[in-house]
Context: one part of a larger RNA
RNA sequence: CCCUCUUCAGGGAAUUCGGCAAAAUAGCUCCGUAUCUUCGGUAUAAGGAGUGCCUGCCGCCGCCGAGAAAUUCUUGGUGAAUGGCAGGUCGCAGUGACAAGGGAAAUCCGACUGUUUAGCAAAAACUUAGGUCCCCGAUAGUUGGCAACGAUUUUUACGGGGGCUGACGUCUGCCCACUGCUAGUAUGUCAAAGCCCGGUCCAACGGGCCAAAGCACUAGUGAAGGGCGGGAGUAACUCUGACUCUCUUAAGGUAGCGUAAUACCUCGCCGCUUAAUUGGCGGCUUGCAUGAAGGGCGCAACGAGAUUUCCACUGUCCCGAAGAGGGACCCG
Numbered sequence: 001c002c003c004u005c006u007u008c009a010g011g012g013a014a015u016u017c018g019g020c021a022a023a024a025u026a027g028c029u030c031c032g033u034a035u036c037u038u039c040g041g042u043a044u045a046a047g048g049a050g051u052g053c054c055u056g057c058c059g060c061c062g063c064c065g066a067g068a069a070a071u072u073c074u075u076g077g078u079g080a081a082u083g084g085c086a087g088g089u090c091g092c093a094g095u096g097a098c099a100a101g102g103g104a105a106a107u108c109c110g111a112c113u114g115u116u117u118a119g120c121a122a123a124a125a126c127u128u129a130g131g132u133c134c135c136c137g138a139u140a141g142u143u144g145g146c147a148a149c150g151a152u153u154u155u156u157a158c159g160g161g162g163g164c165u166g167a168c169g170u171c172u173g174c175c176c177a178c179u180g181c182u183a184g185u186a187u188g189u190c191a192a193a194g195c196c197c198g199g200u201c202c203a204a205c206g207g208g209c210c211a212a213a214g215c216a217c218u219a220g221u222g223a224a225g226g227g228c229g230g231g232a233g234u235a236a237c238u239c240u241g242a243c244u245c246u247c248u249u250a251a252g253g254u255a256g257c258g259u260a261a262u263a264c265c266u267c268g269c270c271g272c273u274u275a276a277u278u279g280g281c282g283g284c285u286u287g288c289a290u291g292a293a294g295g296g297c298g299c300a301a302c303g304a305g306a307u308u309u310c311c312a313c314u315g316u317c318c319c320g321a322a323g324a325g326g327g328a329c330c331c332g
Stems, first nucleotide, its partner, number of pairs: 001327008010318002014316001019313001027051005036041001038167001052089008061079008090094001102311007109303002114126002130165007141152004168298004173228003178225002180221005187216003194209005229247005256290001257287001268284006
């Protein structure tokens, strides 16, 4: 000097990106327990008190005996079962060692239990119950194989396959112009074959007729892929603009939420929190570039998730010190 431990005056997060690490809490009995809530929970909430040993008394349980005819009752004994009360007693300390929750208040995300990058990621990612849409009546639909033949299927729509969303509550607005899908199709277009005509000795070849799917065309369809404007003026101070005009679109973003895990400007502005806050929370909100199943907004419970604050606690720090063991090191 390194590793693993132990202890520390006074202070107590001043350390640090951040209480990382450490400390603290801890069992059992009794008292007591807010807010919110899906009424189940939250909850061991929080916060308190007690806890050893000895003696006495009372109870309860088991076993043995006696009495009354029996269940039962009365009574006696006993137990290394068990509760309570009272008195005493020792220590700094009685769950005396070991073992053994720190707690509280908010916000974000995900409902939850679960799953995952074997060997840098455990999460807000995946899954999930629930919701919704599409395909399929069986020689089906989906799927493996060139095929034979298989899987789904010991199946049959309360079933199987596929997509999206993701408990629950409350909702899920407008647009079918584009793309897709579905349905229809008088007409147009339209391959081969077929038929007819021309051509040729026969052919090649040229033209016409007929005409499927598809496309064109006509509709529908958004929990299909997707999309959801601009410029002027206007109210008895000012400001604002319910209102009006205009260009334009398929339609011009509704309810909600909003400086957000989304906001460039931005450390937006106001309030609370601090002595001081680019933080956090609550409001406002003209949203560079929110927004409704690529779901919107809430939400109890849950979380080795992310963020902020407070109490307790501490060698994280002020600021170091001492000790133990094992290394390194020295000698042999």

Background:
The prediction has a mean pLDDT of 86. The part of an RNA shown here (large-subunit ribosomal RNA, domain IV) has 332 nucleotides and comes from a marine sediment metagenome. The RNAcentral record of the full RNA draws on MGnify. Rfam family: Bacterial large subunit ribosomal RNA.